[in-house]
A computed fold for a 350-nucleotide part of an RNA from a Pseudomonadota bacterium, annotated as small-subunit ribosomal RNA, central domain.
Context: one part of a larger RNA
RNA sequence: UUGGGCGUAAAGGGCAGGUAGGUGGUCUCGUUUGUCUGGGGUGAAAUCCUUGGGCUUAACCCAAGAAGUGCCCCGGAAACGGCGAGACUAGAGUACUGGAGAGGGUCGUGGAAUACCCGGUGUAGCGGUGAAAUGCGUAGAGAUCGGGUGGAACACCAGAGGCGAAGGCGGCGACCUGGACAGUAACUGACACUCAACUGCGAAAGCGUGGGGAGCAAACAGGAUUAGAUACCCUGGUAGUCCACGCUGUAAACGAUGGGUACUAGCCUUGGUGGGUCUUGACCCCCACUGAGGCGGAGCUAACGCACUAAGUACCCCGCCUGGGAAGUACGGUCGCAAGACUAAAACUC
Numbered sequence: 001u002u003g004g005g006c007g008u009a010a011a012g013g014g015c016a017g018g019u020a021g022g023u024g025g026u027c028u029c030g031u032u033u034g035u036c037u038g039g040g041g042u043g044a045a046a047u048c049c050u051u052g053g054g055c056u057u058a059a060c061c062c063a064a065g066a067a068g069u070g071c072c073c074c075g076g077a078a079a080c081g082g083c084g085a086g087a088c089u090a091g092a093g094u095a096c097u098g099g100a101g102a103g104g105g106u107c108g109u110g111g112a113a114u115a116c117c118c119g120g121u122g123u124a125g126c127g128g129u130g131a132a133a134u135g136c137g138u139a140g141a142g143a144u145c146g147g148g149u150g151g152a153a154c155a156c157c158a159g160a161g162g163c164g165a166a167g168g169c170g171g172c173g174a175c176c177u178g179g180a181c182a183g184u185a186a187c188u189g190a191c192a193c194u195c196a197a198c199u200g201c202g203a204a205a206g207c208g209u210g211g212g213g214a215g216c217a218a219a220c221a222g223g224a225u226u227a228g229a230u231a232c233c234c235u236g237g238u239a240g241u242c243c244a245c246g247c248u249g250u251a252a253a254c255g256a257u258g259g260g261u262a263c264u265a266g267c268c269u270u271g272g273u274g275g276g277u278c279u280u281g282a283c284c285c286c287c288a289c290u291g292a293g294g295c296g297g298a299g300c301u302a303a304c305g306c307a308c309u310a311a312g313u314a315c316c317c318c319g320c321c322u323g324g325g326a327a328g329u330a331c332g333g334u335c336g337c338a339a340g341a342c343u344a345a346a347a348c349u350c
Base pairs, nucleotide, nucleotide: 003322004321005320006319007304008303012318014201015200016199017198021194022193023192025088026087027086028085029084030083031082032081034080035077036076037075038074039073040072041071042070049065050064051063052062053061054060091191092188093187094186095184096183097182098181103177104176105175106174107173108172109171110154115149116148117147118146119145120144121143125136126135162169163168206247207246208245209244210243211242215241216240220236221235222234223233258317259316260315261314262313263312266295267294268293269292270291271290272289273288274287275286276285299306300305323350324349325348332343333342334341335340
């Protein structure tokens, strides 16, 4: 390399949009560059192969045949593929109606709690721990009542619940806005799937500028513990955590499981919608579509396990792996303010 693989052994890109490319529904007609078939030409000689012959044999040599898997030309076929034309509606999309939802953005607003400030009551402790101490407090703390300021997060509801492509999203209200789903079957008529490149989004931490700062809290300081204690525990405490704009672009970005289509036992729970049944409705029950979850059979798997949300059976497209270490490092390049990110070896060694 062929191949074999990618839940846990090496291996699914963090997620999406998407160009080239690859792949692509049903029917009819035409065409024939692919494809199949017949014939012809060419495919030098030598070599290789087969048969026969010549040197005593062999190597070697001579003759004939075969082969030369290829290319070109002519004729034919039309299933498949390509191209052209037309038609269709089962894929895909649109329209209308409807309910669900922490989907996103902006503005506003509410109560509980912590902290601080002011005032009242009130007096010697409070706090903290395994035990303590540092710390706070007679300049009146802690406790309690009233008032005020400010920031951040939203108890109960809350659920194996919902929404989102992923990251992620949770008080309440208004406005703007994306998607999914169900029903109708009116419209378009293959418009599709996937996707190098490219573009956008992307937790936390971090960075830049300006704000903000209640609580928490890297660093730091002190108190303990200890042989030591640059820790675990305690008292403090700054970046940060919050907001706006810009950057960074990573993660156990996990379901450690790429996307799409079709097919393949059952049982149970649950969200959304529609229908049936019933007694008009509601509930119950049943059915269908769509999502989430728990078992479990066939099948698969090294096993664990997966099992209509497949890791089953197939097809299409992309990404990735190829012994361990050196190393996700060096060098080079691109990006970044930096931190660093992306791309990515080798010597050597086992």